The RNA shown here (FMN riboswitch aptamer (RFN element)) has 185 nucleotides and comes from a Chloroflexota bacterium.
Parts: sequence; structure tokens; C1' cells
RNA sequence: CCGCGCCUUCGGGGCAGGGUGGAAUUCCCGACCGGUGGUAAGACCUCGUUCGGACCGGCAAUCGACCUGGACGGGGUGAGCCCACGAGCGGCCCGGCGACUUGCGCGCCGGGCGUCAGCAGAUCCGAGGGCGGCCGAGCCGCUCGACCGGAGCCGACGGUACAGUCCGGAUGGAAGAAGGCGAGC
Repeated sequence: CCGCGCCUUCGGGGCAGGGUGGAAUUCCCGACCGGUGGUAAGACCUCGUUCGGACCGGCAAUCGACCUGGACGGGGUGAGCCCACGAGCGGCCCGGCGACUUGCGCGCCGGGCGUCAGCAGAUCCGAGGGCGGCCGAGCCGCUCGACCGGAGCCGACGGUACAGUCCGGAUGGAAGAAGGCGAGC
């Protein structure tokens, strides 16, 4: 360093203010929030090489110190709506319990299955970059576009005046993240 086995810890945020109403954090105006892994043209941070500029030290140099700009290369940061994954519900299978009209049926509870593309998600424009065309200022075409600017959009189930934000399953589980131990290479 690599994979393997075991263990530990961690592993989700959010309706201010107002309207209607008997009642709404559920409707309406408005406000707020964004799980996990991957991906990165430009931008930003950083390191190296190289070329240049400014300034200082030095008698001076092709020397040294420091700041700064460009080019090239390495590393890092970076997405709710790009690609996947997770929880929930449904589906299928198994077990337990219950009631009855005794059924390959129904209800409740628990477990298993993601080769179940079922509920089931949501993005565009501009600035900007790259490439190409034209003698060219510039314009046109193709392409990228997660950062910046703008305008949008999306969000399980049960409860309840209709819920991404309240209460509940959940002091749960999980995508995964970090670390430790062990044997091995």
C1' cells in the first nucleotide's frame, strides 16, 4: 500500500410574519431546508517547472531574499433537480396471531427479496470557457456550462382541516464516513 475478516464511533435540515376559518406551522400570501457515493470544462486554493515585471541586499554576477503577471504540469475544494445509492410505502415470499361468511381469502405484527427500470422526484436562460469558419473589429456554428447572475422546479408513509418543515413508527434502520485490531501479500 492493497484487498479480506472482526470490532468501535459517527451517520438529516427546515414555515419568521400575516390572511380566511369554529378548527390549519396542513388551505392562501409569504418564509425556510437539502442524506450518501461518484463525476469537474471554467473559477477558486495550493505545489512544481519555466518566461517576464517591480523592489531590496550585494563591488558585482548567470548570486540571494521578497512581491507579482503569463504559460505548462501535479494535487485539493466543488451538484436537492447529471449518474447511481439509501430510508418509507407498495409488490412478491416465509412465519406468528386474530375474526369470520373456513378462503391458495381478509386484517394485524415480525422477518426476507433490489435481476421488482412499482409509487417516484425536479432546470433552464445568461455571463463565461473550448473548438471551428470568415482578412478582421466582430459575427456565426458546434460544444461544455455543478462555480457566478437570474428565473423556475422537486420532496415517502400513518395521524390531523389537505403537511418537504408539526406529531408518530424512530432512544429504530440505512446509503456510507472515520478509526482500531487480526492474519496475509
The sequence was found by an Rfam model in a public genome assembly. Its mean pLDDT, the model's own confidence on a scale to 100, is 75.